This is a predicted structure of a 390-nucleotide RNA (Bacterial RNase P class A) from Nocardioides gilvus.
Rfam family: Bacterial RNase P class A. Rfam's curators write: Ribonuclease P (RNase P) is a ubiquitous endoribonuclease, found in archaea, bacteria and eukarya as well as chloroplasts and mitochondria.
Model confidence (mean pLDDT): 75 of 100.
The model forms 96% of the base pairs in the Rfam consensus.
[in-house]
RNA sequence: UGGGUCGGCCGGGCGAUCGCGUCACCGAGGGGCAACCUGAGGUGCCGAGGAAAGUCCGGGCUCCACAGGGCAAGGCGGUGGGUAACACCCACCCGGGGCAACCCGCGGGACAGUGCCACAGAAAAUAGACCGCCACUCCUCCGGGAGCGGUAAGGGUGAAACGGUGGUGCAAGAGACCACCAGCGUUGCGGGUGACCGCAGCGGCUAGGUAAACCCCACCUGGAGCAAGGUCAAGAGAAUCACUCGCUCGCGAGUGGUGCGUGCACGUUCGAGGGCGGCCCGCCCGAGUGCACGGGUAGACCGCAGGAGGCGGCUGGCAACAGCCGCCGUAGAUGGAUGAUCGCCCCCGCUCACGCGGGACAGAACCCGGCUUACAGGUCGACCCAUUCG
Numbered sequence: 001u002g003g004g005u006c007g008g009c010c011g012g013g014c015g016a017u018c019g020c021g022u023c024a025c026c027g028a029g030g031g032g033c034a035a036c037c038u039g040a041g042g043u044g045c046c047g048a049g050g051a052a053a054g055u056c057c058g059g060g061c062u063c064c065a066c067a068g069g070g071c072a073a074g075g076c077g078g079u080g081g082g083u084a085a086c087a088c089c090c091a092c093c094c095g096g097g098g099c100a101a102c103c104c105g106c107g108g109g110a111c112a113g114u115g116c117c118a119c120a121g122a123a124a125a126u127a128g129a130c131c132g133c134c135a136c137u138c139c140u141c142c143g144g145g146a147g148c149g150g151u152a153a154g155g156g157u158g159a160a161a162c163g164g165u166g167g168u169g170c171a172a173g174a175g176a177c178c179a180c181c182a183g184c185g186u187u188g189c190g191g192g193u194g195a196c197c198g199c200a201g202c203g204g205c206u207a208g209g210u211a212a213a214c215c216c217c218a219c220c221u222g223g224a225g226c227a228a229g230g231u232c233a234a235g236a237g238a239a240u241c242a243c244u245c246g247c248u249c250g251c252g253a254g255u256g257g258u259g260c261g262u263g264c265a266c267g268u269u270c271g272a273g274g275g276c277g278g279c280c281c282g283c284c285c286g287a288g289u290g291c292a293c294g295g296g297u298a299g300a301c302c303g304c305a306g307g308a309g310g311c312g313g314c315u316g317g318c319a320a321c322a323g324c325c326g327c328c329g330u331a332g333a334u335g336g337a338u339g340a341u342c343g344c345c346c347c348c349g350c351u352c353a354c355g356c357g358g359g360a361c362a363g364a365a366c367c368c369g370g371c372u373u374a375c376a377g378g379u380c381g382a383c384c385c386a387u388u389c390g
Base pairs, nucleotide, nucleotide: 001386002385003384004383005382006381007380008379009378010377012345013344014343015342016341017340018339020047021046023044024043025042026041029038030037031036049361053372054371056370057369058368059367060366061225062224063223064222068281069280070279071278073221074220075219077217078092079091080090081089082088093107094105095104096103097102108216109215113214114213115210116209117208130155131154132151133150134149136147137146138145139144163181164180165179166178167177168176182206184203185202186201187200188199189198190197191196229302230301231300232299239258240257241256242255243254244253245252246251247250260294261293262292263291264290265289266288273285274284275283309328310327311326312325313324314323315322316321346359347358348357349356350355
């Protein structure tokens, strides 16, 4: 200097004017005996993201409910660690790719069983003889042919053909036998928390691939979800119960509780119905439930932002991360808030110049940890390879 790999950050800036939202303070005016209510306007702090997207995982939180056993269903799949937890993150092991940095992995089991491997090929798993090689018998135009047997070393087909190389042996061959090697199984020693790795032997001769096919094995799993959940108000009807007060003695008023109407079905301990994914058993609650039609009301508030929070430093750890100390207080809408205009600057493209055009993906809705997807342009760092110079 070029190419590559991995990780991080920014993603328009500044100023002015007007405008918007929460919160805090001030507050004209109005209502009210008062407390207090309402309130134009003013001032101040703050006000969309790295993905807010997808709704794919895991949780916090809320409710059922202080809840047993089994089946089914779903998730996950090397080891160790991190975390609230995870299918996430870190480190390592094994396998594959790459010269390397590094990247990828649905990483247990094919000897529990069932399936599939098109076409080609003799044959694709209880494999197999197309071409070939050899022995014997017969025939012969002496080139060979036919029959019968042996064979799987050579050739061919294919993604893949029952280990590889070299030899012994054989009629010709073959792990039939031998040496070395690969694979598989196993013994001992060493290293490692472990997955696993290394070394030295022994054995038989090699039993295909595919489980991201069904399946088997190991481990894990209640459900629903902020439209969760809770408080107040309202309501049709004019009934009933309790209490208080008044009075013309059976009426009125007030407060509180229950409660809309009609029909059908089942049920009240011989138990309807319920116990928030499916089924079964068990257990528990239980006097009213379930269905259909008709009618009424549906407003306000909480949940709603102090969190497994953010930033900085130190210590421990290879790291993910953990601990300690210090600082900060950074949206909370709900008919759903941050926009418009102007000027200057910055970046990119075009133009001789003037100047023109453009400046990414894209908006919270209970919150958080991840994953995935989108992203114009810019910037920083580490590492690998190649080349050149000193």